RNA sequence: CCAGGGGACCGGGCAGCCGCGUCGUAGCUUGCUACGCCGAGGAAAGUCCGGGCUCCGCGAAACGAAGGUGGCGGGUAACGCCCGCCCGGUGAGUAUCUUCGGACGCGAGCCGAGGGAAAGUGCCACAGAGAGUAUACCGCCGAUGGCCCCUGAAGGGCACAGGCAAGGGUGAAAGGGUGCGGUAACAGCGCACCGGGCGGCCGGUAACGGACGUCGCAAGGCAAACCCCACCUGGAGCAAGACCGAAUAGGGGUCUCGUGCUGUCAAAAGCAGGGGUGUUUCGUCCCGAGAGGCCCGGGUUGGUUGCUGGAGCCGCAUGGCAACAUGCGGCCGAGAUGAAUGGCUGCCCCUGCGGCGUGGGUCUUUCGAGAUACCGCCCGUGGGACAGAACCCGGCUUACAGGUCCCCUGGCACU
Numbered sequence: 001c002c003a004g005g006g007g008a009c010c011g012g013g014c015a016g017c018c019g020c021g022u023c024g025u026a027g028c029u030u031g032c033u034a035c036g037c038c039g040a041g042g043a044a045a046g047u048c049c050g051g052g053c054u055c056c057g058c059g060a061a062a063c064g065a066a067g068g069u070g071g072c073g074g075g076u077a078a079c080g081c082c083c084g085c086c087c088g089g090u091g092a093g094u095a096u097c098u099u100c101g102g103a104c105g106c107g108a109g110c111c112g113a114g115g116g117a118a119a120g121u122g123c124c125a126c127a128g129a130g131a132g133u134a135u136a137c138c139g140c141c142g143a144u145g146g147c148c149c150c151u152g153a154a155g156g157g158c159a160c161a162g163g164c165a166a167g168g169g170u171g172a173a174a175g176g177g178u179g180c181g182g183u184a185a186c187a188g189c190g191c192a193c194c195g196g197g198c199g200g201c202c203g204g205u206a207a208c209g210g211a212c213g214u215c216g217c218a219a220g221g222c223a224a225a226c227c228c229c230a231c232c233u234g235g236a237g238c239a240a241g242a243c244c245g246a247a248u249a250g251g252g253g254u255c256u257c258g259u260g261c262u263g264u265c266a267a268a269a270g271c272a273g274g275g276g277u278g279u280u281u282c283g284u285c286c287c288g289a290g291a292g293g294c295c296c297g298g299g300u301u302g303g304u305u306g307c308u309g310g311a312g313c314c315g316c317a318u319g320g321c322a323a324c325a326u327g328c329g330g331c332c333g334a335g336a337u338g339a340a341u342g343g344c345u346g347c348c349c350c351u352g353c354g355g356c357g358u359g360g361g362u363c364u365u366u367c368g369a370g371a372u373a374c375c376g377c378c379c380g381u382g383g384g385a386c387a388g389a390a391c392c393c394g395g396c397u398u399a400c401a402g403g404u405c406c407c408c409u410g411g412c413a414c415u
Base pairs, nucleotide, nucleotide: 001411002410003409004408005407006406007405008404009403010402012348013347014346015345016344017343018342020039021038023036024035025034026033027032028031041386045397046396048395049394050393051392052391053237054236055235056234058283059282060281061280062279063278066233067232068231069230070229071085072084073083074082075081086114087112088111089110090109093106094105096103097102115228116227120226121225122222123221124220137168138167139164140163141162144161145160146158147157148156149155176194177193178192179191180190181189195217196215197214198213199212201210202209203208241305242304243303244302251296252295253294254293255292256291257290260271261270262269273287274286275285276284312331313330314329315328316327317326318325319324349384350383351382352381353380354379355378357377358376359375360374361372362371363370364369
């Protein structure tokens, strides 16, 4: 310098004038004035996950329903998130060999909805002969049986019976792949290597990997199809909720279930029943003139709070490959409520266009100068991304003009 990648950050600054919001201080005419600190984001967006917090649901256990996650191990309050690793795919490029057709490794990074198809059910359109314990369209064979030629045989021909799925075709996919042998031809039929099943051994926490032994080893794909397996899960949500104030109609209609026995002067207690549950068991609470459902109608739409100190941020040290954890030290960054942080001016910054205005570079030159936008300055003109908190936090996803920095892989050149 070129090619292929990963990550982090900025995304406006300064000054003046006028104007806003919370809080603090002071004053006073008690709602105004003055002064001061502070005042939107990396995504505030989407509302896709996980929580904190609030309220409701009687509790425990088992079973069920519904939903979610899915390689292994770790992190975290938790997660569908993050980190590391395994496997598969890909990959700018590159090493070796080569019969120059190829063969075969390495490779930063990226992608994977990555458990199970031998528990069951289901689907694979069209094309094609045939799409799962599935086949003969074009074809191959001519050993054996058959037919024909030849006097007959050798030999030759046919391809009926028969053998075949190696070659071609169809398709997303056609019953392991390449090669050698064998055969009438074909075929794991046999063999070598690769692939696969099984077995134990070694390494690793594990996913998994390696070498060895053995077996010719027919039976595909889809579970982002139903399903099986493992693990996880109450509901609603700040418009949650709490308090104060005010007002009305302690309104009207209808339906369901229970309202038992003993005991007592009356009770209490006990038994049975009903309800608080998707089912069951145990416990517990309520009921004995109670527990609930549905429909119609009326009042309040005021104020305070929740509301910002946090699973917080920053720095250092230690441990860890890392995510992160622990310890020490430091910091306090909006809390609005029809919803504040804005407007104008000048300069600076980045960027596009125009101007030989100026200095230089380059080219030409009759040495006067001309050309050229290559570099710096100047002048004029245009532009400066995505985008606005509303209880808070950890993530994911999406959007983003322009710019800066760091790192990884490969190649070239120089030292």
A computed fold for a 415-nucleotide RNA from Croceibacterium salegens, annotated as Bacterial RNase P class A. It matches the Rfam family "Bacterial RNase P class A". About the family: Ribonuclease P (RNase P) is a ubiquitous endoribonuclease, found in archaea, bacteria and eukarya as well as chloroplasts and mitochondria. The organism belongs to Croceibacterium, within Bacteria.